[in-house]
RNA sequence: GCAAGCCAGACCGCCGCUGGUGCAAGCGUCGAAAGACGGCACUGGAGGAAGGUCCGGACUGCACAGAGCAGCGCAGCGGCUAACGGCCGUCCACCGCGAGGUGAGGAUCAGAGCAACAGAGACGAGUCGCUCUGCGUCUUGCGGGGUCGCGCAAGCGGCGCCGCAAAGGCCCCUUUGGGGGCUGGGGCGCAGGACGGGUGAAACGGGCAAUCUCUGCGCGCAGCAACACCAAGUAGGCCAGCGUUGACGUGGCUCGCGGAGCUGGCGGGUAGGUGGCACCGAGCCGGACAGCAAUGUCCGGCCCAGACGAAUGGCGGUCACGGCUGCCGCUUCGCAAGGGGCGGCGGGCGCACAGAAUCCGGCCUAUCGGCUUGCUUCA
RNA sequence: CGGGGCGUAGCUCAGCCUGGUAGAGCAUCUGCUUUGGGAGCAGAGGGUCGGAGGUUCGAAUCCUCUCGCCCCGACCA
Numbered sequence: 001g002c003a004a005g006c007c008a009g010a011c012c013g014c015c016g017c018u019g020g021u022g023c024a025a026g027c028g029u030c031g032a033a034a035g036a037c038g039g040c041a042c043u044g045g046a047g048g049a050a051g052g053u054c055c056g057g058a059c060u061g062c063a064c065a066g067a068g069c070a071g072c073g074c075a076g077c078g079g080c081u082a083a084c085g086g087c088c089g090u091c092c093a094c095c096g097c098g099a100g101g102u103g104a105g106g107a108u109c110a111g112a113g114c115a116a117c118a119g120a121g122a123c124g125a126g127u128c129g130c131u132c133u134g135c136g137u138c139u140u141g142c143g144g145g146g147u148c149g150c151g152c153a154a155g156c157g158g159c160g161c162c163g164c165a166a167a168g169g170c171c172c173c174u175u176u177g178g179g180g181g182c183u184g185g186g187g188c189g190c191a192g193g194a195c196g197g198g199u200g201a202a203a204c205g206g207g208c209a210a211u212c213u214c215u216g217c218g219c220g221c222a223g224c225a226a227c228a229c230c231a232a233g234u235a236g237g238c239c240a241g242c243g244u245u246g247a248c249g250u251g252g253c254u255c256g257c258g259g260a261g262c263u264g265g266c267g268g269g270u271a272g273g274u275g276g277c278a279c280c281g282a283g284c285c286g287g288a289c290a291g292c293a294a295u296g297u298c299c300g301g302c303c304c305a306g307a308c309g310a311a312u313g314g315c316g317g318u319c320a321c322g323g324c325u326g327c328c329g330c331u332u333c334g335c336a337a338g339g340g341g342c343g344g345c346g347g348g349c350g351c352a353c354a355g356a357a358u359c360c361g362g363c364c365u366a367u368c369g370g371c372u373u374g375c376u377u378c379a
Numbered sequence: 380c381g382g383g384g385c386g387u388a389g390c391u392c393a394g395c396c397u398g399g400u401a402g403a404g405c406a407u408c409u410g411c412u413u414u415g416g417g418a419g420c421a422g423a424g425g426g427u428c429g430g431a432g433g434u435u436c437g438a439a440u441c442c443u444c445u446c447g448c449c450c451c452g453a454c455c456a
Stems, first nucleotide, its partner, number of pairs: 001375007009319007017045007027038004047353001051364002054362005059223004066255004071219005076090005091105001092103004106214002111212002113208002132192009141164004146159005168183006227275004237266006248258002268455003283302008321350002324347010380452007389405004399436001407423005429445005
């Protein structure tokens, strides 16, 4: 450095909070009632995440949870599981020297859509410019300074140089001003060819399905403020809309099933209690067996938090551990100031993240510090 | 406890669905106008879209995690 697993101070005493079981069975307190509380003994009482509420289930209600469309989710392959987006094994891709890590990893030969800026051209194909080839047409001029010649001079001509995208050569005619032809050069247009360059993430070859879509599989909807019951109480009322041509249950639509009331507003009443719910459970601990593993089967032992303005705490003592600090001793670096390491004694501090709320299996996130095992790399 | 929504400039919001230069109003600053102020006119500055990671050539926008804030939900009839 990598991976896996574990701990989250221990013990004693006193006081307190909150549940359970047994005994007791009569009384008292609160309350309108339902119901709750009060005695004695024994005994239980936060976590690895109780958290976020991101998935999946149990449970409850809505026909017995039904059908289709729509919608949502998942995705290599195989396995585990009550189920899953979880876990295990394995293939592939990427990262790492390595131990190992990460992966929303079906399909772009069904179809559609998207790609800013730059660039000629961005998903439709082909050519903007350069280069090459062919054809047509136009054009082939001007300026600067140097030198030589002619000339009174102005100026004209020859030669070579430089610049303007290129602008040279040869021949003929001539009234010496110039004109024409061939070749070469340059501009424009058309056609062909495809090498190279430039732009960009990407240039007929792909990319994006964490774009629509297709394929396969899964999902009915709501959630313990679900839901059931008890008690008390009323103006069990008024208005509007919908409704046996089916409102509403039902959630986006249709069917099916039930079905006579439903929804909203105003007004009124109660805002109390019990169950669900503290559990023989997908339960916990140990062992054996099957399996690479996740996991499963069998055997033995155990019963293990639970409220609702919401318990799980406080004080004292001993020990262990951690870092902080003061003094002393030893040692080391340094010229010194000063710093580092080890040991002893004393002081005060324990301070991580965080706290059950119907329950369970996962994921993710937060977390001072400590321990164990295996492996890798370097010296 | 359960369900839903929001976070973009100093403030209030749009843009997000369907990815391609971050916008509007108010506020601030400068100039003009005015004797001066206000109002008006013209112009300018100010953001890394709550944070982190991923998909993609490219993320305010799509996906995942996380932080903060807000709203709704008792029963009878």
Source information:
Two RNAs folded together computationally: RNase P RNA and transfer RNA, 456 nucleotides in total. It holds a member of the Rfam family "Bacterial RNase P class A". The coordinates come from a structure-prediction model, not an experiment, and the mean pLDDT is 76.